A computed fold for an 85-nucleotide RNA from a Clostridiales bacterium, annotated as c-di-GMP-I-GGC riboswitch aptamer. It was read from a public genome assembly, where an Rfam model found it. The source organism's lineage runs through Bacteria, Bacillati, Bacillota, Clostridia and Eubacteriales. Of the family's consensus pairs, 91% are formed in the model.
[in-house]
RNA sequence: UCUGAUAAAGGCAAACCCGCCGAAAGGCGGGGACGCAAAGCGAACAGGCCUACGGCGUAAAGCUAUGGCGGCUGCGUUACCGGAG
Numbered sequence: 001u002c003u004g005a006u007a008a009a010g011g012c013a014a015a016c017c018c019g020c021c022g023a024a025a026g027g028c029g030g031g032g033a034c035g036c037a038a039a040g041c042g043a044a045c046a047g048g049c050c051u052a053c054g055g056c057g058u059a060a061a062g063c064u065a066u067g068g069c070g071g072c073u074g075c076g077u078u079a080c081c082g083g084a085g
Stems, first nucleotide, its partner, number of pairs: 001084004011036002016031006034071001040077003045074003048069003054064003
């Protein structure tokens, strides 16, 4: 630098359930494992998606991120173990 096995040591934890926080999306903790070789981190890097308390709208509809998702993708960055050079 490249790579991820049918190896080993270990790691994370979807759905669902319980508690708490939140207007919601969602988050945190516990249980639980569908999966994951970065399922570590960055959302003030780009795109995408979700939500709409508030704001816009006479109102209904609808629109809107400043709120979220890194387990949607790219990108950036850091890193364990093995293999190859």